The prediction has a mean pLDDT of 81. The RNA shown here (transfer RNA) has 73 nucleotides and comes from an uncultured bacterium. Its Rfam family is "tRNA". It is annotated as a transfer RNA.
[in-house]
RNA sequence: GCCGCUUUAGCUCAGUUGGUAGAGCAACACUUUUGUAAAGUGAAGGUCCUCAGUUCGAAUCUGAGAAGCGGCU
Repeated sequence: GCCGCUUUAGCUCAGUUGGUAGAGCAACACUUUUGUAAAGUGAAGGUCCUCAGUUCGAAUCUGAGAAGCGGCU
C1' cells in the first nucleotide's frame, strides 16, 4: 500500500426482505426469609462508532472517515 471481517444497553450478543430496537447477565425496587443467599415479580437503562447521501421511512442500502482483528505484498 491492497483486501476481508467486526463496531447495537454497564458486560456478552441477537436483530430475517428497509416499517415503533430485543434477550441473557449485572445493577436497582419489591415479594418470600428471623436475617442472608437462592427463587420469583417489576421497572429502568440506547445519538445502533462518526459524518453525508438515497428513501415517505435507515441499525439495515450507498459513499467517506475512525477504532479493533486478520490476510496479502
It was read from a public genome assembly.